[in-house]
RNA sequence: GCCCCUAUAGCUCAACGGAUAGAGCACCUGCCUUCUAAGCAGGGGAUCUAGGUUCGAUUCCUAGUAGGGGCA
Repeated sequence: GCCCCUAUAGCUCAACGGAUAGAGCACCUGCCUUCUAAGCAGGGGAUCUAGGUUCGAUUCCUAGUAGGGGCA
């Protein structure tokens, strides 16, 4: 230098172009318990950036950024 893959919540992962973007763990509150843990109920929190296509984009296209891999 070229090519490929990945980027969604604090972490690990989902999500035919159309849903209120969902789950587990974690966190917060309440219940329970003498206390803690466990258990139960509830809550907050996310689409890497900038454009484009589309009635509608997490999803498709382009460029960039970051991480990983391959070739030279």
Source information
A computed fold for a 72-nucleotide RNA from a Pseudomonadota bacterium, annotated as transfer RNA. Taxonomically the source falls in Pseudomonadota (Bacteria, Pseudomonadati). Model confidence (mean pLDDT): 80 of 100. The RNAcentral record of the sequence draws on ENA. Rfam family: tRNA. The family's RNA type in Rfam is transfer RNA.